[in-house]
Context: one part of a larger RNA
RNA sequence: GGCGGCGAGUUAUAAUUAUUUGCAAGGUUAAAUCGUAGAGAUGGAACCGUAGUGAAAGCGAGCUUUAAAUGAGCGUUUAGUAAAUAGUUAUAGACCCGAAACCGGGUGACCUAACCAUGAACAGGUUGAAGAUACAGUAAAAUGUAUUGGAGGACCGAACCAAAGUCCGUUGAAAUGUCCUUGGAUGAUUUGUGGUUAGAGGUGAAAUUCCAAUCGAACUCGGUUAUAGCUGGUUCUCCCCGAAAUAGUUUUAAGACUAGCCUGAAAUUUAUAAUAGCGAAGGUAAAGCACUGAAUAUAUGAUGGCCUUUCAUCGGGUACUGAAUAUAAUUAAACUCUGAAUGUCGUUAUUUUUUGUUUUGGAGUCAGACCAUGGGGGAUAAGCUUCAUAGGUCAAAACGGGAACAGCCGAGAUCACCAAUUAAGGUCCCUAAUUUAUGCUGAGUGGAAAAGGAUGUGAAAAGACAGUGACAUCUAGGAUGUUUGCUUAGAUGCAGCAAUCAUUUAAAGAGUGCGUAACAGCUCACUAGUCGAGUCUUUCUGCACCGAUAAUGUAACGGGGCUAAGCAUAAAACCGAAAUUGUGAACUUUAUUUUUAUUAAUAAAGUGGUAGGGGAGCGUUAUAAGUGCGUUGAAGAGUAAUCGCGAGAAUAUUUGGAGCGCUUAUAAGUGAGAAUGCCGCC
Numbered sequence: 001g002g003c004g005g006c007g008a009g010u011u012a013u014a015a016u017u018a019u020u021u022g023c024a025a026g027g028u029u030a031a032a033u034c035g036u037a038g039a040g041a042u043g044g045a046a047c048c049g050u051a052g053u054g055a056a057a058g059c060g061a062g063c064u065u066u067a068a069a070u071g072a073g074c075g076u077u078u079a080g081u082a083a084a085u086a087g088u089u090a091u092a093g094a095c096c097c098g099a100a101a102c103c104g105g106g107u108g109a110c111c112u113a114a115c116c117a118u119g120a121a122c123a124g125g126u127u128g129a130a131g132a133u134a135c136a137g138u139a140a141a142a143u144g145u146a147u148u149g150g151a152g153g154a155c156c157g158a159a160c161c162a163a164a165g166u167c168c169g170u171u172g173a174a175a176u177g178u179c180c181u182u183g184g185a186u187g188a189u190u191u192g193u194g195g196u197u198a199g200a201g202g203u204g205a206a207a208u209u210c211c212a213a214u215c216g217a218a219c220u221c222g223g224u225u226a227u228a229g230c231u232g233g234u235u236c237u238c239c240c241c242g243a244a245a246u247a248g249u250u251u252u253a254a255g256a257c258u259a260g261c262c263u264g265a266a267a268u269u270u271a272u273a274a275u276a277g278c279g280a281a282g283g284u285a286a287a288g289c290a291c292u293g294a295a296u297a298u299a300u301g302a303u304g305g306c307c308u309u310u311c312a313u314c315g316g317g318u319a320c321u322g323a324a325u326a327u328a329a330u331u332a333a334a335c336u337c338u339g340a341a342u343g344u345c346g347u348u349a350u351u352u353u354u355u356g357u358u359u360u361g362g363a364g365u366c367a368g369a370c371c372a373u374g375g376g377g378g379a380u381a382a383g384c385u386u387c388a389u390a391g392g393u394c395a396a397a398a399c400g401g402g403a404a405c406a407g408c409c410g411a412g413a414u415c416a417c418c419a420a421u422u423a424a425g426g427u428c429c430c431u432a433a434u435u436u437a438u439g440c441u442g443a444g445u446g447g448a449a450a451a452g453g454a455u456g457u458g459a460a461a462a463g464a465c466a467g468u469g470a471c472a473u474c475u476a477g478g479a480u481g482u483u484u485g486c487u488u489a490g491a492u493g494c495a496g497c498a499a500u501c502a503u504u505u506a507a508a509g510a511g512u513g514c515g516u517a518a519c520a521g522c523u524c525a526c527u528a529g530u531c532g533a534g535u536c537u538u539u540c541u542g543c544a545c546c547g548a549u550a551a552u553g554u555a556a557c558g559g560g561g562c563u564a565a566g567c568a569u570a571a572a573a574c575c576g577a578a579a580u581u582g583u584g585a586a587c588u589u590u591a592u593u594u595u596u597a598u599u600a601a602u603a604a605a606g607u608g609g610u611a612g613g614g615g616a617g618c619g620u621u622a623u624a625a626g627u628g629c630g631u632u633g634a635a636g637a638g639u640a641a642u643c644g645c646g647a648g649a650a651u652a653u654u655u656g657g658a659g660c661g662c663u664u665a666u667a668a669g670u671g672a673g674a675a676u677g678c679c680g681c682c
Stems, first nucleotide, its partner, number of pairs: 001682006011092013026048002032042003052059002062074004095233002098230001102223006113197009122187001124156003127152001131148006160184003164181002168177001199215001201211002208217001236617006246259005260365002262362007271355001273351008286338001287336002292332003296328005304320001305318004368394004372389006399410003414585004419581003425575003428560003434572007446562001452546002456543003460539006474529004479503003484498003509524001513522002586607008618671001620668010636655005642649002
């Protein structure tokens, strides 16, 4: 890992609701006794109901409160009761498995820690302390030299003990090891045997170390099915309906309770919903500035400051301050002189097999997600966060489109069909289906992006100039007063300031830009000639261009590829879904008719579905009654094209070799694919 078997809402006692049955103002026995042994009888104590009220005495269709109620509270109109079955709840292990823990009694020091008793072990080499002896030395000592001596938690290094380093090993040779290197090796050394200390503890050269591969509290048995608001699992079928992820409260936030939303039953019987008409309330969007604030410009300008004048006032001045007023133009979630749409409430009408409300049994839900719109938070960031919507989808929804893609677009799958029509979206090939017309784009734009930039190109509009010759090119001129005045070292068109005239002219600025120290020089405006037809500017708009940079590999059309197979407009076709239609079939509900019968027929509407509610069934084991089969072959097993929507059932045949069904009713150790499930086999 596969296969097979086992494996989870049970039982008791109460309560409550529904259904069924008996009796009914009543209902019913319990223990026990008799009896027989799966019966039945006796047993009326007790219980529930028939009356309530008060704390109670008590009173009683009333009672209580009170001094007293003409007030107030609870009552007075009758249906119960005993069983059975089903749902649910409470108490119990209470659907099953699962802790880490806590407590009690024991068992452990053959591992290891420390200690006690008694034994044992340490090759070889090195160093050479004290002391001693001799000599030297001294008054005597001290002291020195040599020899001797053999100390040491001394040195080197085997056994022995340890374990500092890397590789190896890592389903190992080994549940801690091997090789190599390394530390101690006469000592606080190592070691044998026996003994002592025990878990609220011991032991500890101290590390939460060790106490039998177990240690922040050993192991074992018991309390024990500890508890688990947590995780996992929870076994047959079909049919009907079908949620929630919100509010309030919570030592509450992964839980719970009440409400909301779902479902079954009963009652009510249109009370509901949609649309339309009519009538209401409102202060949002927008708008506005009439209030409250914000805020700009101009004008007038109070008060105050400063300067000045006067003996002191009065007064004068002020490029200071800037209340207030006026005019113009703005602005607001906590402004409003105004003010919608939508929504809400009431009412009337119409439509419908829609619904609503009340009572009651059963729930689940309280982590929501994205999209659209209106807001708050954030950075008018987030696949961010938090509200709102009688908005949507997913959740709990398949199918078609979107390359792929819960939440987007289309559309809600009862079943069958090798039928038809469409939706979104598409129609060159992959890949079902396309043509026509008029334009645009030339960027592979299409097939990612801004400010900004640009003689890209199409459309529209306006204004100029132009055969009295425009625009562009080329040729020629571009002068004089004058070097204008001032300034300045200089300033001669061209540092700067002021002024910006006049003359000659076809035309020429007291000068457009280079340039010089200043001049000079070049050039422009302007003019003539040349040429010979359109030229220049602005606005608005369509489509393009640049701006444009990322990490495995083209990789920013799904791909091929495309100049349309791109974009815009218009037209006509076609393809395309489980949508719609057609044909057939099943089931549900309602209505009508019908039937012995909830039977049957017809019509209409319906039949996606998680949590969850409801309904109807299949199968397994056993029991009772009835009825059957079997050695002329039971159960079980193999095979098969039969029946049933299905769980399943039948039949035939082979195998097998002794028991087994069917009908009705009853009772459950009653259905496995999942629980890192348990056991066995391979």